[in-house]
Context: one part of a larger RNA
RNA sequence: AGCAUAUGGUGGAUGCCUUGGCACCAAGCGCCGAUGAAAGACGUGAUUACCUGCGAUAAGCUGCGUGGAGGUGGAAAUAACCUUUGAUGCGCAGAUUUCUGAAUGAGGAAACUCACCCGUAAAGGGUAUCAUAACAUGAAUACAUAGUGUUAUGAGGGGAACCCGGGGAACUGAAACAUCUAAGUACCCGGAGGAAAAGAAAGUAAAACAACGAUUCCGUUAGUAGUGGCGAGCGAACGCGGAAGAGCCCAAACCAGUUGUAUUCGUACAACUGGGGUUAGGACGGCAAUGUGCAAUUGUAUUCGAUAGUUGAAGCUGCUCUGGGAAACAGCGCCAUAGAGGGUAAUAGCCCCGUAAGCGAAAUCGAAUACAUAGCUAGCCGUAUCCAGAGUACCACGGAACACGAGAAAUUUUGUGGGAAUGCGGGAGGCCCAUCUCCUAAGGCUAAAUACGACUUGGUGACCGAUAGUGAACUAGUACCGUGAGGGAAAGGUGAAAAGAACCCCGGGAGGGGAGUGAAAUAGAACCUGAAACCGUAUGUUU
Numbered sequence: 001a002g003c004a005u006a007u008g009g010u011g012g013a014u015g016c017c018u019u020g021g022c023a024c025c026a027a028g029c030g031c032c033g034a035u036g037a038a039a040g041a042c043g044u045g046a047u048u049a050c051c052u053g054c055g056a057u058a059a060g061c062u063g064c065g066u067g068g069a070g071g072u073g074g075a076a077a078u079a080a081c082c083u084u085u086g087a088u089g090c091g092c093a094g095a096u097u098u099c100u101g102a103a104u105g106a107g108g109a110a111a112c113u114c115a116c117c118c119g120u121a122a123a124g125g126g127u128a129u130c131a132u133a134a135c136a137u138g139a140a141u142a143c144a145u146a147g148u149g150u151u152a153u154g155a156g157g158g159g160a161a162c163c164c165g166g167g168g169a170a171c172u173g174a175a176a177c178a179u180c181u182a183a184g185u186a187c188c189c190g191g192a193g194g195a196a197a198a199g200a201a202a203g204u205a206a207a208a209c210a211a212c213g214a215u216u217c218c219g220u221u222a223g224u225a226g227u228g229g230c231g232a233g234c235g236a237a238c239g240c241g242g243a244a245g246a247g248c249c250c251a252a253a254c255c256a257g258u259u260g261u262a263u264u265c266g267u268a269c270a271a272c273u274g275g276g277g278u279u280a281g282g283a284c285g286g287c288a289a290u291g292u293g294c295a296a297u298u299g300u301a302u303u304c305g306a307u308a309g310u311u312g313a314a315g316c317u318g319c320u321c322u323g324g325g326a327a328a329c330a331g332c333g334c335c336a337u338a339g340a341g342g343g344u345a346a347u348a349g350c351c352c353c354g355u356a357a358g359c360g361a362a363a364u365c366g367a368a369u370a371c372a373u374a375g376c377u378a379g380c381c382g383u384a385u386c387c388a389g390a391g392u393a394c395c396a397c398g399g400a401a402c403a404c405g406a407g408a409a410a411u412u413u414u415g416u417g418g419g420a421a422u423g424c425g426g427g428a429g430g431c432c433c434a435u436c437u438c439c440u441a442a443g444g445c446u447a448a449a450u451a452c453g454a455c456u457u458g459g460u461g462a463c464c465g466a467u468a469g470u471g472a473a474c475u476a477g478u479a480c481c482g483u484g485a486g487g488g489a490a491a492g493g494u495g496a497a498a499a500g501a502a503c504c505c506c507g508g509g510a511g512g513g514g515a516g517u518g519a520a521a522u523a524g525a526a527c528c529u530g531a532a533a534c535c536g537u538a539u540g541u542u543u
Base pairs, nucleotide, nucleotide: 001542002541003540004539005538006537007536008535009534015528016493017492020464021463022461023460024459025458026457027456028455029453030452031158032157039100040099041098042055043054044053046078047077050074051073061094062093063092064091065090066089070082071081072080105114106113107112115127116126117125118124129155130154131153132152133151134150135149136148137147162193163191164190165189166188167187173180177229203212204211216243217242218241219240220239226234227233247445248444249443250389254275255274256273257272258271259270260269261268262267281387282386283385284382285381286380287379293376294375298372299371300370301369302368303367304366305365306364307363309359310358311357315332316331317330318329333350334349335339341353342352343351394418395417396416397415398414399413400412401411404430425440426439427438428437429436480487481486500527503514504513505512506511
C1' cells in the first nucleotide's frame, strides 16, 4: 500500500410525515376613491428586534347581540393587572384613524419644508386643477367679445380577468418568398360595468302558393356552401333543436306659453318650456270612454337567506394480554337520519372536537311575495290637407369590414368630390332590369339567458409531498445582485410529554466523562430515518 471483516466519522440520499401549494366543482359576491382609496412611512406593548393588530382614544375606545371561565396576539419568562357587577373570544353597528400617496394651500429629492384667511380657553375649518352652470366683472375697441373673479355641482387615482372602442407588429406557415398566413393575435392607448356589448327590422325568407317575427348564448346545419399565389389555408348563413324571454321613448305635424330679434305695432322669425304623438302610423274631423294593465320609483309588512351561535346518540373489563403508552388483541355489550373527518402516548362509531338531524338574531345586508305609491298605458270610423330624422340615401375614385383576397360583388362603413325623392315617396330580396314579396334608413333606451374571478364560504382530487408542489410550507418578493428598469435564492421534522440533562469530574472555553430524565439519548437540541462518494480505527491476510 491492496483486499476482507468489524466498527466509527463525515455527508444528507431514501423512507415516513405535512402546517404549504396546484387544479377543479358549487354557492355567494363583484367594484374601492376628495366622507381622501389602493399602497406605504413612522409610531403604538411594563420589558419588544421581527410578524400580526391598531393609530397620539394607537395588540386598542363605545353600543347591541352571542358566549360562559378563564384572560393580557405569534411567543417563552417575570412583573403588574382584568374577570360570574360576565372578562378574554366571536358577530353587527359606531368612534378615533399621525404622515405620505390622485394628494388637492405653495414647494418638494414620497412619508419633509414653508404659508395665508376665518376662528378658539385648547381646538377646529378653509385655500389645487379641469369641466359644466349661474352670477358678477371686463381689454385692444364705441356696443360687444376674449379674459378674469365668486358660488354650486361633478371629475381626477387604484383594481385579477372578463367587455367595448381607437391604434396595431413580427417570428412563424406556405417545406424558399412577395399576395396570403400568423392575426385584428401580442402589445400600446381611451372608456364602462358587475357584467359589457347587442337589441325591437328600411329583417329573414319564398318565388305556383307560402312562412317566420328584437337581441344574446349553446347544439346542429358543417369542415357543408363558398373563398383561396383555387397554394398554405380561411370558412359562413338560412333552417332545425334548446337556454332565456319584454318591450318601449323621442324628433316632426298640431295646440299653448315665456324670452329675444325685427316691426309698417297687425304680426313674423328664432330659442326654450308644457301638452300632443311614435308605425295596430300620427296630426286633423267625428263617435265612444274613466276602464284595462305594466320589466324599470319609493315605502311598509311577511317569508326566506347571509353575517356570531346552539342542542346533538351510544363502552366497559383485562393491577396474571402485550407494551413506555391501548385506540391493538381477548371477552361481553350499546348507538346509528350520526360507521364524513380530525385529535387523544400504536389502528377509537360509543374518550374529545365533530358528524346526521334540528333550533337560533338585538344589529346590518340581500332576495322573493303581497299591499300602497310615483310614473306610464287604451278604442271605433273617415280620409281632402299636414307630418314622419339631408350634405343624409345614392353615385365616382381610394380604403376597410363582412367566411367572401375586386371578383358578376350585393350588404355595412367612409377619406375626397358630386348629390336625391317626400308616402302616388323610399330601401331590400348577392351585378343589373321588370313583376311580385318583405320592410320603413339617415334619433334614443331596454332586464334575462352569456363572459370572467381579485374576493368569501363549502367541497372534491388514479394532483405534489420539501431539488416536488407557488418564486415563497421557515423573517419571501425576504436576504442578496443591479445606477436603474429589473433579477431573485437557500432554508421543514428532538420527544407522547421538555420530562431540554440538577449535581460531580477534566478543560480558559468549546467539548467531553459520570449521574439523572426518557420506551429509546448512536432521540441531546449541529437533535426522526441516516444510503453513497470521502476520511479513520481494530483484526486478518498478500506483496